[in-house]
Context: one part of a larger RNA
């Protein structure tokens, strides 16, 4: 040297454990803001460097209610106080609440500079205090907006990598990203729909139809729809025709007539209805708003039932013997506790607020029969032409939507559709508008759930993490948990320079649990002893 064994060292694997994540259920809530947010800056404690909290009234001030003994946040110490005159807390409600930040008096390198006008401190110059002064859209007046938010909608633009084994059409994809709206959900919506000789009867989503039916450098791929099964269910308002008011306007034989505008009445459909004219009607149902109002609902309150021996540092274990039980969820007490402790099933309580239903109220809103001459019933609109887009459908034999440009109809004997296009049938009534619920999502809030992770996992963050730290910047982005049951966190002594370390003592169950703290693998480092060389 080397191999073994044995004993430290060193390292922090592993087990256990969770404070913290992830991933859903079910309620709730679905916004906050010029009554100045969201998010900072600076303060703010007896002592205060950080985090919470607060805001010059500053770990906080009033009020109402719970609650009953401590108590001045994390924070474990001195001091000093408050507290049964109810503190601390815990609900609700109010008061302050500095600068910045939409940030709004003007300026600005955010948290800072400077001012105008009232007013009061004075009687003035000067300062100082409190108020007020931003733009915009709307107005007779009172008003409103504006900037923030996690995903959902809705609208205006709109990529490429990639596939296509290469690439142009194609596709990725209306994705990804900007931008503008809005709401608790958006949108979409009461047939100018489907559909096929039978019928269906707004929309919306889920299942199926079906990877069919098309579409397609007929490549790659893309991809319905009608039927049928569910989910939830709901209808409705204008214009106009005609009557009336007002105001202007014409025009008058001053009596009036006509027109345009506003108002109010009427009226809203396809079996065509309505205006019109006759007949009849004061019912019916529905909504808003006051009111009353079960119930709900903050903190919270009551809440059954165990003793005893052993073994142990500790009893919940184990031996015996009992009880509850609308409670054997689940967490905690020195190991495993239905009966120790907080709970738990239950019952109980009420403010605000929500509210089923009720209604003597005020108010709005809803109906019928017959006639058919006339009048109405959405125009730069349907449609075509040209160019583009959506439509599963890349033009195509290409409907049907939408519309840059052009061009441009019919008025109920009317029009549009039924995948070119005519005829027959059939089905509907365009060019106004409004509309719960079935559906999307979760930044937050309760409760609960898991063949999810257990500190190289799980979220980047279990720890004072978006921190340290890197980067001009945009942005990037960690590591770091565990003493013990209880600090009893080792008085006192000794060794040393020693506030290092360690050796008695002394706590303790255990200190080989000493704070570098549970466990304590290996790598590697040492000693000792054995065998080899």
């Nucleotide at each position: 040297g080397g191999c073994g064994u044995a004993u430290g060292g060193g390292g922090g694997a592993u087990g256990c454990c969770u404070a913290g994540g992830c991933u859903c259920u079910c309620a709730g809530a679905g916004g906050c803001g010029a009554u100045g947010a969201a998010g900072g800056a600076c303060g703010u404690g007896a002592u205060a460097a950080g985090c919470u909290g607060c805001g010059a009234a500053a770990a906080g001030c009033c009020g109402c209610g719970g609650g009953g003994a401590u108590c001045g946040g994390c924070a474990c110490a001195u001091a000093c106080g408050a507290a049964a005159u109810g503190a601390u807390c815990c609900g609700c409600g109010g008061a302050u609440a500095u600068c910045c930040g939409a940030a709004u008096g003007g300026g600005g390198c955010a948290a800072c500079c400077c001012a105008g006008u009232a007013c009061a401190u004075u009687g003035a110059a000067g300062a100082u205090g409190u108020a007020u002064u931003a733009u915009c859209c709307a107005u007779c007046a009172a008003g409103g907006a504006g900037g923030c938010g996690a995903a959902c909608c809705c609208g205006g633009g709109g990529a490429a990598c990639u596939g296509a084994a290469a690439c142009a059409u194609c596709u990725a994809a209306g994705u990804a990203c900007c931008c503008g709206g809005a709401g608790g959900a958006a949108g979409a919506g009461a047939a100018a729909a489907c559909a096929a000789u039978a019928g269906u009867g707004a929309u919306u989503c889920c299942g199926u139809c079906a990877g069919u039916a098309g579409c397609g450098g007929c490549g790659a791929g893309c991809g319905a729809a009608c039927g049928c099964g569910g989910a939830a269910c709901a209808g409705c308002c204008c214009a106009a025709a005609c009557c009336g008011g007002c105001c202007c306007u014409g025009u008058u034989a001053c009596g009036g007539c006509a027109g345009u505008g506003c108002c109010g009445g009427g009226g809203u459909u396809g079996u065509a209805g309505g205006a019109c004219u006759g007949c009849g009607u004061c019912a019916u149902u529905g909504g808003a708003c006051g009111c009353c109002g079960a119930g709900u609902g903050a903190a919270g309150c009551g809440g059954a039932a165990c003793c005893c021996u052993u073994u142990g540092g500790a009893a919940a274990g184990a031996g015996g013997g009992g009880c509850c039980g609308a409670a054997g969820a689940c967490g905690g007490u020195g190991a495993c506790a239905g009966c120790c402790c907080a709970g738990u099933a239950u019952g109980c309580g009420u403010a605000a607020g929500c509210g089923a239903g009720g209604u003597u109220g005020u108010c709005c809103a809803u109906a019928g029969c017959a006639g058919u001459a006339u009048c109405c019933u959405g125009a730069g609109u349907a449609g075509c032409g040209c160019g583009g887009g959506g439509c599963a459908c890349g033009u195509g034999a290409a409907a049907c939507c939408c519309u840059g440009u052009g061009u441009g109809a019919a008025u109920c004997u009317a029009c549009c559709g039924g995948g070119a296009c005519c005829a027959u049938c059939c089905g509907g009534u365009a060019a106004g508008g409004c509309u719960a619920a079935a559906u999307a999502c979760u930044c937050c809030u309760g409760a609960g759930a898991g063949a999810c992770c257990g500190a190289u996992a799980g979220u980047g963050a279990a720890c004072c993490a978006g921190u340290a730290c890197c980067g001009u910047g945009a942005g990037g982005g960690a590591a770091a948990g565990g003493u013990g049951a209880a600090a009893a966190g080792a008085a006192c002594c000794c060794c040393g320079a020693a506030c290092a370390g360690g050796g008695g003592a002394g706590u303790g169950a255990a200190a080989g649990a000493g704070a570098a703290c549970c466990u304590g693998a290996a790598a590697c480092c040492a000693u000792a002893c054995g065998c080899c060389u």
Notes: This is a predicted structure of a 533-nucleotide part of an RNA (large-subunit ribosomal RNA, domain I) from a Dehalococcoidia bacterium. Its mean pLDDT, the model's own confidence on a scale to 100, is 84. It matches the Rfam family "Bacterial large subunit ribosomal RNA". Its family is annotated with structural constituent of ribosome and ribosome in the Gene Ontology. The RNAcentral record of the full RNA draws on ENA.